[in-house]
Context: one part of a larger RNA
C1' cells in the first nucleotide's frame, strides 16, 4: 500500500450558534528594498511561535572606535630599566593617551617569539545530552508456564453483548501475571457535626449622631461579653450510580427512566500518562556537549550610531467596525483570581492644584490588617438622537500639554482640539463549539523605566441546537489479498 467487515471522534460530519475570509487598522511569515533590513520554525506537528510587546541594553546585523580579560610552559629582552599611565595641543562622535607631537610617571605585574590555552547568541540539532512537540487522546504494550509449528511465529491479546477505556460480563489450549486505562494527585461544589479566630465576621450591650408614625430603623466607635450560621483552613465524613422499575432473547456486564440527594455525563475541569519510534524542533535557556572554524586588523568584548519598525505585493492569529437589541449624557447597582517598597523607590488611600492627562504634600502597607468591597465592565432607570455614511464608524493628518527614560526624530504612551478615511453584514473556501458550555463583557497577572490590539488566569451576563452518525475528513481493531524498503 488493494478490498470487505465492525468501532470511534465537533482537531470528523448532521442540526445550529460564534466566526474567519471582504474594510481599517494591530501584529508574525513570505517577497522586495537595504550598509544591515540578524536569526530559527514551514501540512497537521511553522506563521500574537521562539515565552521574540527590540527607542540604547537585549544584539547575535551593519558603519566605526577602545580593551585583553593571550591561563601555563619553553625561548629571548630586560633593571644602565621588561613595560604601566598621562595634562595639553593636532586628531575624533568622543574629557578614548586610540594614534601623533611633547616630555614626565610607573618598577618585573608585563613585552617578543613558539607551543599550548581561553573566549565566542560562530558552523553543525544529519555527531549528541536533556527538555519539549508529535505519531496519539486514543487503548494499546510486554514476558513467564502451558498448547500449536521444523522454525519464523503464534494462542493468550477472542465469535458475541458492554463500555471513554485490552472497561467488565461472558466464552474459552490456556493460566496466572506486568506496564498504560482506571485507581492516583490538584481544584470546584455538600457538612447548622469537630479545632480555632483583635489579620474574618455575627450577636447581645455601654457611649454618642441622624430620621421617626415613638413600635424602631440606619450608619460610627479597637469599650466589654458570648457565639462560629455566613468568611478563612486544618482534620475528618460524604456517592457506591443507592432503592424502585423497564430493557438486556434466560442470567450477566450494562443501558434507560424515576425518587431520594449537595452531587449520578468517569460528580465537573485539569495534572500525571505505557511500549515503539520521528534523524521534529532546540547548539540562541545552561559555566551540558563532540568535531570544525575563528581567537588581537577577533567571529572574543566594550563605547557611538543605525537596523530588527523599511513597502508596488502575497499568506495567517487577532482588535475595531458596519449601529436603534444601538450611540451619547446623567443616575444607580454589583465580582473573583492576583500583585505590591530594604540596602529601596513597589502598590498607593487622603487632602490641594489643574479640563484632563498629570504635579504637589502628608500618610498606610513586607499584606485575610494598607492600597482593596480593586464601589469593573456589559447591566438598570431617566433624557436626547431617528434612520442619513448620521449623533453609526474612528482610520489618516496637524497644533499644544504631560508622562516614562541619559536619550522619544522614523512621531513609547497619556491628555484636549480639530480632521471624519474605508466600512450598509463579507465570493469560493475555512476553523472553533454540548451547559453555567459557546459568545458578549471586563479585571488581574506575565513580559514590563515607558508601553496590549497577545498570552495565561479570573469573575459577570448567559442562548439556539444534537444527546446522533459513519455519507466527507481521519483514527483503531478484524477478516482477505499480496509488493517491498
Nucleotide at each position: 500500500g488493494g478490498a470487505a467487515g465492525g468501532g470511534c471522534a465537533c482537531c470528523a460530519c448532521c442540526a445550529g450558534g460564534a466566526g474567519u475570509g471582504g474594510a481599517g487598522c494591530c501584529u508574525g511569515c513570505g517577497g522586495c528594498u537595504u550598509a544591515a533590513u540578524u536569526u530559527g520554525a514551514c501540512u497537521c506537528a511553522a506563521c500574537a511561535c521562539g515565552g521574540g510587546a527590540a527607542a540604547a541594553c537585549u544584539c547575535a546585523c551593519c558603519a566605526g572606535g577602545u580593551c585583553c580579560a593571550g591561563a601555563c610552559a619553553u625561548a629571548g629582552u630586560a633593571a644602565g630599566g621588561a613595560u604601566u599611565g598621562a595634562c595639553a595641543g593636532a586628531u575624533u562622535g568622543a574629557g578614548a593617551g586610540c594614534u601623533c607631537u611633547u616630555u614626565c610617571u610607573u618598577g618585573a605585574u608585563u613585552c617578543u617569539a613558539u607551543g599550548g590555552g581561553u573566549g565566542g547568541u560562530g558552523g553543525u540539532g544529519c555527531a549528541u545530552g536533556g527538555c519539549c512537540g508529535u505519531u496519539c487522546u486514543u487503548a494499546g504494550u510486554u514476558g513467564g508456564u502451558g498448547g500449536a509449528g521444523u522454525g519464523a511465529u503464534u494462542u493468550g491479546u477472542c465469535u458475541g453483548g458492554u463500555u471513554a477505556a485490552u472497561u467488565c460480563c461472558g466464552a474459552u489450549a490456556a493460566c496466572g501475571a506486568a506496564c498504560g486505562a482506571g485507581a492516583c494527585c490538584u481544584u470546584a461544589a455538600c457538612c447548622u457535626g469537630c479545632u480555632a479566630a483583635a489579620u474574618a465576621g455575627c450577636u447581645g450591650u455601654g457611649g454618642g449622631a441622624g430620621c421617626u408614625u415613638c413600635g424602631g430603623c440606619u450608619g460610627c466607635u479597637g469599650g466589654c461579653a458570648g457565639c462560629u450560621u455566613c468568611u478563612u483552613a486544618g482534620a475528618g465524613g460524604g456517592a457506591c450510580u443507592a432503592g424502585c422499575u423497564a430493557g438486556a432473547a434466560c442470567u450477566a456486564a450494562c443501558u434507560a427512566g424515576c425518587u431520594g440527594g449537595a452531587a449520578g455525563u468517569u460528580u465537573g475541569a485539569g495534572g500525571c500518562a505505557a511500549u515503539a519510534a520521528c534523524a521534529g524542533g532546540u547548539c540562541u535557556g545552561u559555566g551540558a556537549u563532540g568535531c570544525c572554524c575563528u581567537u588581537a586588523g577577533a567571529u572574543g568584548u566594550u563605547c557611538u550610531g543605525g537596523g530588527c519598525c523599511g513597502c508596488a505585493c502575497g499568506c495567517g492569529c487577532g482588535c475595531u467596525a458596519c449601529a436603534c437589541u444601538g450611540g451619547c449624557a446623567g443616575a444607580g447597582g454589583c465580582a473573583g483570581c492576583g500583585a505590591g517598597u530594604a540596602c529601596a523607590a513597589c502598590c498607593u488611600c487622603g487632602u490641594c492644584c489643574g479640563a484632563a492627562a498629570g504635579g504637589a504634600c502628608u500618610g498606610g502597607g513586607u499584606a485575610a490588617u494598607c492600597u482593596u468591597g480593586u464601589g469593573a465592565a456589559a447591566c438598570u432607570c431617566u433624557g436626547c438622537c431617528g434612520u442619513g455614511a448620521u449623533g453609526g464608524g474612528g482610520a489618516u493628518a496637524a497644533a499644544c500639554c504631560a508622562u516614562u527614560g541619559u536619550a522619544a526624530u522614523u512621531a513609547u504612551u497619556g491628555g484636549u482640539u480639530u480632521u471624519c478615511a474605508a466600512c450598509g453584514a463579507g465570493g469560493a473556501a475555512u476553523u472553533c463549539c454540548u451547559a453555567g458550555u459557546a459568545a458578549g463583557c471586563g479585571c488581574a497577572a506575565g513580559u514590563c523605566a515607558u508601553c496590549a490590539g497577545c498570552u495565561u488566569g479570573c469573575g459577570u451576563u448567559g442562548a439556539u441546537u444534537a444527546c446522533g452518525u459513519c455519507c466527507c475528513u481521519g483514527c483503531c481493531c478484524u477478516u482477505u489479498g499480496u509488493a517491498c524498503a

Notes
The part of an RNA shown here (small-subunit ribosomal RNA, 3' major domain) has 485 nucleotides and comes from an uncultured fungus. The prediction has a mean pLDDT of 81. Rfam family: Eukaryotic small subunit ribosomal RNA. The family is grouped with related families in Rfam's "SSU clan". For this family Rfam cites "Crystal structure of the ribosome at 5.5 A resolution" (Yusupov et al., Science, 2001). Rfam 15.1 lists 75,755 matches to the family in 2,556 species.